[in-house]
Context: one part of a larger RNA
RNA sequence: CUGGGCUUAAAGAGCACGUAGGCGGACAGUCAAGCGUCUUGUGAAAUCCCUCGGCUUAACCGAGGAACUGCUUGGCGAACUGGCUGUCUCGAGGCAAGUAAGGGCGCGUGGAACUCUUGGUGGAGCGGUGGAAUGCGUAGAUAUCAAGAGGAACGCCGGAGGUGAAGACGGCGCGCUGAGCUUGUCCUGACGCUGAGGUGCGAAAGCCAGGGGAGCGAACGGGAUUAGAUACCCCGGUAGUCCUGGCCCUAAACGAUGUCCACUAGGUCGAUGGUUCUCUGACGGAUUGUCGGCCGAAACCAAAGCGUUAAGUGGACCGCCUGGGGAGUACGGUCGCAAGGCUAAAACUC
Numbered sequence: 001c002u003g004g005g006c007u008u009a010a011a012g013a014g015c016a017c018g019u020a021g022g023c024g025g026a027c028a029g030u031c032a033a034g035c036g037u038c039u040u041g042u043g044a045a046a047u048c049c050c051u052c053g054g055c056u057u058a059a060c061c062g063a064g065g066a067a068c069u070g071c072u073u074g075g076c077g078a079a080c081u082g083g084c085u086g087u088c089u090c091g092a093g094g095c096a097a098g099u100a101a102g103g104g105c106g107c108g109u110g111g112a113a114c115u116c117u118u119g120g121u122g123g124a125g126c127g128g129u130g131g132a133a134u135g136c137g138u139a140g141a142u143a144u145c146a147a148g149a150g151g152a153a154c155g156c157c158g159g160a161g162g163u164g165a166a167g168a169c170g171g172c173g174c175g176c177u178g179a180g181c182u183u184g185u186c187c188u189g190a191c192g193c194u195g196a197g198g199u200g201c202g203a204a205a206g207c208c209a210g211g212g213g214a215g216c217g218a219a220c221g222g223g224a225u226u227a228g229a230u231a232c233c234c235c236g237g238u239a240g241u242c243c244u245g246g247c248c249c250u251a252a253a254c255g256a257u258g259u260c261c262a263c264u265a266g267g268u269c270g271a272u273g274g275u276u277c278u279c280u281g282a283c284g285g286a287u288u289g290u291c292g293g294c295c296g297a298a299a300c301c302a303a304a305g306c307g308u309u310a311a312g313u314g315g316a317c318c319g320c321c322u323g324g325g326g327a328g329u330a331c332g333g334u335c336g337c338a339a340g341g342c343u344a345a346a347a348c349u350c
Stems, first nucleotide, its partner, number of pairs: 004321003007304002012318001014201004021194003025088007033081002035077004041071002049065006091191001092188003095184005103177007110154001114150008125136002162169002206247006215241002220236004258317006266295012300305001323350003332343004
């Protein structure tokens, strides 16, 4: 390099947008770059191959032919690729009317619970565990009632349910805003797909500055347990968890399954649109889209399984893999305030 692969054996980038590039719908015309055919020149000799010949044979040598798969000149051809021109609508987009939703951002607001503060009642315990102790409590705790303050999270509904590209998103109301789907088939007329670099988004933890701090709670202190107990259990508790602005850029970022398109039996459940029938005018049936699950035909698979939401059959483009350890490490580069991220070996060893 080729062949072969990427759900679980090594292997799909966390996700998207998009530059270059690659690839690209139907019909007609035209050009002739690619392509085909004929042709011009060249493609040194030797070698290789074929046929003869010379050394007794062979190696070797001599001769002829072929070949030299290439480049080039000119002519012809026009199916396919490509360029150009014109036309088209099924891809893509637009328009109009609807529709479901925890999609995003901001502002406001509600109740339950919790902790704290003040006051009332009350008077000896409370709390905690396997059992205890540390701890709290006569300076009146726990319990209970009332008032007030604060922060965080939103029970039931809630679902094998919904939305989002992914991360993710859940009280209620309002404002701003993104996307999907259905119907009409009115408009544009290939405007498309993918996407090296690039750019943006990206849970948690962590970092910087300023706020906030109820509960929980790394670290830390104490009590237990134990041979020990730097743990599991208990009492406390700082960062943090929350908000604003700025970084970090990782994950079992998982469907361990890249994106897009076409095609290939069905059955059933759910979500959400459209059409239609009168058939028990019903909580129904038929039909047609989109989305989410389950079971399964064929096919595929090492098997488990997958199976119109493919891991089936094909196509386009990107990413990635190449024995285990060393190692996602060193060095170098680059990004970062740091932590560290990204890129990424070798010796050696089995």
The part of an RNA shown here (small-subunit ribosomal RNA, central domain) has 350 nucleotides and comes from an uncultured organism. The RNAcentral record of the full RNA draws on Greengenes. Its mean pLDDT, the model's own confidence on a scale to 100, is 89.